Model confidence (mean pLDDT): 83 of 100. This is a predicted structure of a 1508-nucleotide RNA (small-subunit ribosomal RNA) from a Chitinophagaceae bacterium. It matches the Rfam family "Bacterial small subunit ribosomal RNA".

[in-house]
């Protein structure tokens, strides 16, 4: 210095938050030590208890209590006396008690800072200068005495002193009037006179002093007064009667309405007066780059309180914290009669609270008060106790140690990593704690004694004496690694990753966000990382925040230009000239306390700290000087603005007057059966005559062409002709005035539409309403109709998407065009000029879209607006209105985002272009019917499991009687069924057999004795025991390899390098053709280049060549009942190996190519000849863990393993593919023709033979171009049936049988005979196919013992019909366009209604605070009167007035608290009922009205484009 959060991406706007620094700190875990430092922020709440203000005997009476001489009494102990010493309780008196502690309640003020001013003032102690200090008097505390009381407290007698008190004299610079002189700042002020008046004193004494008294001076303190500084609300616009001044008095230290009479009517306010919150002020503190912003703890300065209010007394000085009085509230004693109290001093208690300590020592120092002192006294103050509260700072060891030890944790696990030199081990060190022992400064000095100088006063020097802290700092010694590490965090920002557990639970979180079985996010381990005796949250403040922008922001579309204009404050503001010197600059003086901050230095071992010097304190204030620029103040000038004169424009107001076409209507005519109206229809209107035509009146309202991108107005707006009356722009003379100017808060006028009021008017349209439709509904969209309103007069409303979303003037700043109205010019040419309106386009600006001389550049004034979305332009208050309403304009709450521009997708019931058996045009089938076969559902002990739109459903399965098989019952085995390694023991192993059992299993019994070696053993085997590799079709296809489908065999999907763009990105890939193709092709800021296309590869159609069996047979020859059957031959067909051929290659048209066309040519095949293999990027968390293969979790006498029986085959249903049919283009019987591909030795079988026949019995050939299966069937030819539930069609059941198989009950196919069901072409709806295709007709094969095969892969026979063309359904491609969508239209999102929370408005009431106002009432108490009482008197009490805290009543207004009910906002789990916005969102869509509806909304009437 930034960063993370809106989006799929991306710039930008803007909000939340996070990293920093701090703290008078809590809360949490955890603590070794020392130094410095803070320590009720809350309840200015209430306080036990103890102390915080005394002190002088050198001012007085005196002497209770102590102690002494000293007496008495006593042998003593000891009693008693005893103011004589010393000293002192109470008590006069003096001084102090106004400091010096505490608190922040109150205060928005001259309270506080900060310069100033007193010519309006005061000051005790203290310094200094002059003077003085005579005489006299009566009291009174106490003390004695008596008495009230319960106690506080007091009454009465009697006596006494004083530095207490009074009275005489004396003094004036004091006051008052007066002269003069000089000075100022008006009143005066200061010097020299003068007259008058009034008031002092006190002593003590050690004799040195000390006090005391008036006067002035000086310090210090204070006290008042002005300038300017510094909070929030205008939803607080007015205030004020002593208010403002004056004359006068009376008060005070002093001026003043400060108080009182009397005039006068002032005075303060938008530069915020008055209200109302809310606060102690500053010096500072924090934090910042800094300007600022925020605090005002602790230090220090001021002020203001001392239970709440109120008053005054003493006094130099108070309206007094530890004084008095009176009201109240609380508390407490109490004999019920009365009385005491005030911790916001230091401790402490309680309470409140998240929270904040010792009922500590000393007066050693340092300060005070009192005192001559000695000294008392000091919760001031010094130190000490507790608290990691913050700052500093030091330690918990330091070197060596690798079998990298065990242990733990992780993996790829016979190993390997990592903890980790870390630990043991070996050696050093002793800070620190512990113990012992030693040990400075704080004490200069006061004060005692001695002594120098000195007149005094007072200075020096020497002994001595005093220390809470203190068992103190420090310093020595000893032993010994010995006493000592935690806490947060590790997904991102942000430094640090692994495993277990847990499964949207637990939980976590400061944004953004983890957790739904592989969490680096939760919770434990292990590892790490950051900090450190701390670590971490919580709370606050500043920073980042350029997020209120002085420095340093914006307003076209993000918030945000006021609806225009016209003006008043105000702001600002053309040349030139002199004058002034306010602003402004520079110079000098003064002030800006100390501390703080910074910068050098010092002292504590460093540091913090704390001390000294310096700078600084950016302010204020006076002075002295500049005079450019702004101010002023005075001439002046024309360039800005205005006038004048002429010209010209135009839908520019106002107001009359006329016009014509159109609608509607009346009336008259013609006519005659419908009109009208929509997507279709209805309602309407018509035979009582409509629509249509014609004539002709009536009345409202609007003004076609012209017209236009025009034009005029400030804006709203403004449109037929014409008249009159009025505004106003421009042009042109360049005459006239001289800055007269620009903006404009308030104010004032104007101001569509909609609405209101009166009073008119009413053709047409037309909210509401009525009906008819649409519709699931249709309070709409469409229809018939139709009131208010649209109109006019007059008055109010005052708002719009009142927009260029673009305030307002001036100036400058590249061009092109166009067009309106002047002027130049003779001019329809123009290179001119001025005002306007527009478009395009540079530089420049912007986020970007864009603007771009009509700015959103540049660059000045001036005004109005903004500061996240919501809540809400709502709510309360105020104004204005008739009223709808309008202006003004918030808070709680709540979310992390709303939003702007632009980009790629997607998507549109948006457009353009193509293509696809997508649709059409054909054919032929499903949907109905049986039946076969899968699925769903049911259902069961089990119906094993998967697949589920299209892309499951004759799918895995290409073959379930048992086995298969996973699934049920049941019986069994547990190292296990397989296959390995290792130990032990036995014995060959095979084999045969026998109980039992349903079978596995179980349990026995015969035989035989393996090689080599002598043997011991040793190897091979085989089955046991033990051990160790197990197994699982258990789970998770959303952990996953792989394989697979689908979009889609559609043409696309990208990369390199340039180059446009801030950027996501575009560009190449788009255009113009053209093709099945991103296939070529021309054109282009592109050039190239990959993956796909195409071709490269298979069949397959022709032809050559080679080969010539098992294939083949033209010519030749044997032969036979017949066959290539045999010699042979190699042409042919064919088999199978290499080759050729087809490229739009030739011609023609058309085109610039590309290439397209031609029923062209030539060819076996003609424009990719037909087919298959091949499937980019990628979508669908598609399928699959049951093919296999694997990770993680489960399970191990089981979820494994082995048997038997059963099931997967159940059956009310429902669906999906099929076969069979329903007949005659058929059936049935007979005769006959023609494939092509396969497949076979556990097999496929010719041929005889036997059965109606499945088939059996015999045999022979074939491991195959040799033998077989094998018969191809449709098909063609004769016969037969004759249209019917049939000689259709064949299901379904009986019976009898072959065949396979240990076994066909559950549950096999096949033969035979009988039976002979439904169905007479299939409803809405649906699928499949473009030629060797579809239809249609047999053959074969895989699986397989045998087969539910009508399935699936393959093969050939016979073989069509039809496409006009892309309007329209489906799916997909480019391009544009909108988009509020991005999980991408199965998107998004709006309201009512329900439910639960939560915060607010209203509110009949009710409840409490403060405040003013006005009457009653009034305590202490100043102050004013005063005849009676009491004193000679002075003067007192008593009594009366004024003013007053208090208290009471009485209407009102103000905040707040609650409140039945009640509005409406917010947030919530996947509720209801709708579909209103986004796309033309399916009726464009928004603003302003009104009026209507369950809701979103909907319609009117006028407006915008943020719409085509």
């Nucleotide at each position: 210095a930034g960063a993370g959060u809106u989006u799929g991406a991306u710039c930008c706007u803007g909000g939340c938050u996070c990293a920093g620094g701090a703290u008078g700190a809590a809360c949490g875990c955890u603590a070794g030590c020392g130094g410095c430092a803070g320590g009720c922020u809350u309840a200015a709440c209430a306080c036990a208890u103890g102390c915080a203000a005394g002190u002088c005997g050198a001012g007085g009476g005196g002497c209770a209590g102590c102690a002494c001489a000293g007496g008495u009494a006593g042998c003593a102990a000891u009693a008693c006396c005893g103011g004589g010493u010393g000293g002192c309780g109470a008590c006069c008196g003096g001084c102090a008690a106004a400091c010096g502690g505490g608190u922040g309640c109150g205060u928005a003020a001259c309270a506080c800072g900060u310069a100033c001013a007193c010519a309006a003032c005061u000051u005790a102690c203290c310094c200094u200068u002059a003077a003085g200090u005579g005489g006299g008097g009566g009291a009174u505390a106490g003390c004695c005495c008596a008495u009230a009381g319960a106690a506080a407290u007091g009454u009465g007698g009697a006596u006494u002193a004083a530095u207490a008190c009074c009275c005489c004299g004396u003094a004036a610079u004091a006051c008052a009037u007066u002269g003069g002189a000089u000075a100022g700042c008006a009143u005066u002020a200061u010097c020299c006179g003068a007259u008058g008046u009034u008031g002092a004193a006190a002593g003590c004494u050690c004799c040195g002093g000390u006090g005391c008294u008036u006067a002035g001076g000086g310090a210090u303190g204070g006290g008042u007064g002005u300038g300017c500084g510094g909070c929030c609300u205008a939803u607080u616009a007015g205030g004020u009667a002593g208010u403002u001044g004056g004359u006068g008095a009376g008060g005070u230290a002093a001026c003043g309405g400060c108080u009182c009479a009397c005039c006068a009517a002032g005075c303060c306010g938008a530069c915020g007066a008055u209200a109302g919150g809310u606060a102690g002020c500053u010096g500072a503190u924090g934090u910042g780059a800094g300007a600022g912003c925020a605090u005002g703890a602790u230090c220090a300065g001021c002020c203001a309180c001392a239970c709440g209010g109120g008053c005054a007394c003493u006094g130099a000085g108070a309206c007094a914290c530890g004084g008095g009085c009176c009201c109240g509230a609380c508390u407490c004693c109490u004999a019920c009669g009365g009385g005491a109290g005030g911790c916001a001093g230091c401790a402490g208690u309680g309470a409140g609270g998240a929270a904040u300590a010792u009922u500590g020592g000393u007066c050693a120092a340092u300060g005070g008060a009192c005192g001559c002192a000695a000294g008392u006294c000091u919760g001031a103050a010094c130190c000490a106790g507790c608290c990691a509260u913050g700052c500093c700072g030091c330690g918990u060891g330091g070197a060596g140690g690798a079998u990298g030890a065990a242990g733990g944790c992780c993996c790829u696990c016979u190993g390997g990593g990592u903890u980790g030199u870390a630990a043991a081990c070996u050696u050093c060190u002793u800070u620190u704690a512990u113990c012992u022992g030693g040990g400075g400064a704080g004490a200069a000095a006061c004060c005692a004694c001695c002594u120098u100088u000195u007149u005094c006063u007072a200075a020096g020097g020497g002994u001595g004496u005093u220390g809470a802290c203190g068992g103190u700092a420090c310093c020595a010694g000893a032993g010994g690694a010995a006493u000592a590490a935690g806490c947060a965090c590790c997904g991102g920002c942000u430094a640090a990753c692994u495993c277990c557990g847990u499964g949207c639970c637990a939980g976590c979180a400061g944004c953004c966000g983890c957790g739904g079985u592989a969490a680096u996010a939760c919770g434990g381990a292990g590892g790490g990382u950051g900090c450190a005796a701390g670590c971490g949250u919580u709370a606050u403040c500043c920073g980042g925040a350029u997020u209120c922008a002085c420095u340093g922001g914006g307003u076209u579309u993000a918030a945000a230009g006021g609806g225009u204009g016209u003006g008043u404050a105000g702001g600002c503001g053309g040349g030139u000239u002199u004058g002034u010197a306010a602003g402004u600059c520079a110079g000098u003086g003064g002030u800006g306390a100390a501390a703080u901050c910074c910068c050098g230095a010092a002292g504590c071992u460093u540091a913090a700290c704390u001390u000294c010097g310096g700078a600084a304190c950016u302010g204020c204030c006076a002075u002295u000087g500049a005079u450019a620029c702004u101010a002023u103040a005075a001439g002046u000038c024309u360039u800005g603005a205005g006038u004048a004169c002429u010209g010209u424009g135009g839908a520019g107001g106002u107001a009359g007057g006329c016009g014509g076409a159109a609608u509607a209507c009346g009336u008259c005519a013609u006519g005659u059966a419908g009109c009208g109206g929509u997507g279709a229809a209805a309602u309407g209107c018509a035979u009582a005559g409509a629509u249509a035509u014609g004539a002709c009146g009536u009345g409202g309202a609007a003004c076609a062409c012209c017209g236009a991108u025009u034009g005029c107005g400030a804006a709203g707006g403004c449109a037929g002709c014409u008249u009159a009356c009025u505004a106003c722009a421009c042009g042109g003379u360049c005459a006239c005035u001289g800055a007269c100017g620009c903006u404009g808060a308030g104010g004032c006028a104007c101001g569509a539409a909609a609405g209101c009021g009166u009073g008119g008017g009413u053709a047409g349209c037309g909210a509401a309403c009525a009906g008819g439709a649409u519709u699931a509904g249709a309070u709409a969209c469409c229809c018939u109709g139709g009131u208010a309103g649209u109109c006019c007069a007059c008055g109010c409303c005052c708002u719009a998407a009142a927009c260029g979303a673009u305030g307002g003037a001036u100036a400058c700043u590249c061009g092109a065009c166009a067009u309106a109205u002047g002027c130049g010019a003779u001019a329809c040419a123009c290179a001119g000029u001025a005002u306007g309106u527009g478009u395009c386009u540079g530089a420049g600006c912007g986020a970007a879209a864009g603007c771009a001389u009509u700015a959103a550049g540049u660059a000045u004034c001036c005004c109005a607006c903004c500061u996240g979305g919501g809540a809400a332009g709502u709510a309360c208050g105020u104004c204005c209105g008739c009223a709808a309403g309008g202006a003004u304009g918030a808070a709680a709450c709540u979310c992390a985002a709303a939003g702007g521009a632009a980009u790629u997708g997607a998507c549109g019931g948006g457009g353009g272009u193509c293509c696809g058996c997508a649709c059409a045009a054909g054919c032929g089938g499903u949907g109905g019917a049986g039946c076969a076969u899968g699925u769903g559902g049911u259902u069961u002990a089990a119906u094993u499991c998967g697949a589920u739109g299209a892309u499951a459903c004759g799918c895995g399965a290409g073959g379930a009687a048992c086995c298969u098989u996973a699934c049920c019952u049941g019986g069994g085995c547990u190292a296990g069924a397989a296959u390995g390694c290792c130990g032990g023991g036995a014995g060959a192993c095979c084999g045969a057999u026998c109980c039992u059992g349903a079978a596995a299993g179980g349990g026995g019994u015969c035989u035989u004795u393996g090689u080599a070696g002598c043997a011991a053993u040793a190897c091979a085997c085989u089955g046991c025991c033990g051990g160790u590799a197990a197994g699982g079709u258990g789970c998770u296809g959303c952990a996953u390899g792989g394989c697979u489908g689908u979009c889609g065999u559609c043409a696309g999907c990208u990369c390199g390098u340039g180059c446009c763009g801030u950027g996501a990105g575009g560009u190449g890939u788009u255009g113009g053709g053209u093709u099945a193709a991103g296939u070529c092709c021309c054109g282009c800021a592109a050039c190239g280049a990959g993956c796909g296309c195409a071709a490269c590869c298979c069949c397959u159609a022709u032809c050559a060549u080679c080969a010539g069996u098992u294939g083949c047979c033209a010519a030749c020859a044997g032969g036979u009942a017949a066959u290539g059957c045999u010699g042979g031959g190699a042409a042919c067909u064919c088999u199978g190996g290499u080759g050729a051929a087809a490229c739009u290659g030739c011609c023609g048209u058309c085109g610039u190519a590309a290439g397209a066309c031609g029923u062209g040519a030539g060819g076996a095949a003609g424009g990719a000849g037909g087919g298959g293999a091949u499937g980019a990027u990628g979508u669908c968390a598609a399928g699959u863990c049951a093919u296999c293969a694997u990770g993680g979790c489960c399970u191990u006498u089981a979820u494994g393993c082995c048997c038997a029986g059963g099931g997967c085959u159940a059956c009310a249903c429902a669906c999906g593919u099929g076969c069979u049919a329903c007949a005659a283009u058929g059936g049935g019987g007979g005769a006959g023709a023609c494939a092509a591909a396969g497949g076979g030795u556990c097999g496929c079988u010719a041929c005889c033979u036997g059965g109606u026949g499945a088939c059996a019995g015999g045999a022979u050939g074939c491991c195959a171009a040799u033998c077989u299966c094998a018969a191809a069937a449709a098909c063609u030819c004769c016969c037969u049936c004759u249209c019917a539930g049939u000689u259709c069609a064949g299901a379904u059941u009986g019976u009898a049988g072959u065949c396979u198989g240990c076994a066909a009950c559950u549950c096999g196919a096949c033969u035979a005979c009988a039976u002979g069901a439904a169905g007479c072409u299939g409803g809405a709806a649906u699928c499949g196919c473009u030629a060797g295709u579809a239809a249609u007709c047999g053959u074969a094969u895989a699986u397989c013992a045998g087969c539910a095969a009508u399935g699936a892969u393959a093969c050939g026979g016979u073989g069509a019909a039809u496409a006009c063309g892309u309007u329209c359904c489906c799916g997909g491609a480019c391009c544009u366009u909108g988009u509020a969508c991005a999980c991408a239209c199965c998107g998004c999102c709006c309201g009512u209604c329900a439910a639960g929370c939560c915060a607010u408005g209203g509110a009949a009431g009710u409840u409490g605070g403060g405040u003013g106002u006005a009457c009653c009432u009034a305590a202490a108490g100043u102050c004013g009167g005063u005849a009676a009482c009491c004193g000679c008197a002075a003067g007192g009490a008593g009594c009366c007035g004024c003013c007053u805290a208090g208290g009471g009543u009485a209407a009102a207004a103000u905040c707040a608290g609650u409140a039945a009910c009640u509005g409406g906002g917010g947030c919530u789990a996947a509720g209801u009922c709708g579909u209103a916005a986004c796309a033309a969102g399916g009726u464009a869509g928004c603003c302003g009205u009104a009026c209507c509806g369950g809701a979103a909304g909907g319609u009117g009437c006028g407006g915008c484009u943020g719409g085509a």